[in-house]
């Protein structure tokens, strides 16, 4: 360089034919124990990589960066 696949909560990672951002660990308090682990409740944490664009409305559709993973040369 050309192709392709990914960036979403601390970590893995869901969310499609645009309409309220979500689970599981993991972190907090509280219950349960003589204590600790398990277990249960409840909470807290998101500028959806970034800058345009469509549109009433965008993680979501376009179009340009940026990085990370495979491929081919």
């Nucleotide at each position: 360089g050309c192709c392709g696949a990914g960036a979403u909560a601390g970590c893995u990672c869901a969310g499609u034919u645009g309409g309220c951002a979500g689970a599981g660990c993991a972190c907090g308090u509280c219950a349960u124990u003589g204590g600790u682990a398990a277990u249960g409740a409840c909470g807290g944490g998101g500028u959806c990589a970034c800058g345009g664009g469509u549109u009433c409305a965008a993680a979501u559709c376009c179009c340009g960066u940026u990085c990370u993973c495979g491929g081919c040369u």